[in-house]
The RNA shown here (c-di-GMP-I riboswitch aptamer) has 82 nucleotides. Model confidence (mean pLDDT): 86 of 100. It matches the Rfam family "c-di-GMP-I riboswitch aptamer". Gene Ontology term of the family: cyclic-di-GMP binding. About the family: GEMM was predicted in a large-scale screen for bacterial structured RNA regulatory elements. The model forms 95% of the base pairs in the Rfam consensus.

């Protein structure tokens, strides 16, 4: 000094589940809750996954709807023991 790495301290976020609201659904928001997280902060760019209202050649297909707490990539970022 902080690319890498991850002890401590302070602070931060908040899975499942419950309630309410929004939504066709997936899902989202708020409150409670706390499994976990050093990017569990931001961006749907690549892949992946979920849904199928509407549409179509219709027992199926389809994202213009979603998921960043699935992986990669980009941008920003707290602390400093070994």
């Nucleotide at each position: 000094c902080a690319u890498a790495c991850g002890a401590a301290a302070g602070g931060g976020c908040a899975a499942a589940c419950u309630u309410g609201c929004c939504g066709a659904a997936a899902g989202g928001c708020a409150a409670g809750g706390g499994c976990g997280c050093a990017a569990a902060a931001c961006c749907a760019c690549a892949g992946g996954c979920c849904u199928a209202a509407g549409g179509a050649c219709a027992u199926u297909c389809u994202a213009u709807g979603g998921c960043g707490g699935c992986u990669g990539g980009g941008u920003u970022g707290c602390c400093g023991a070994a």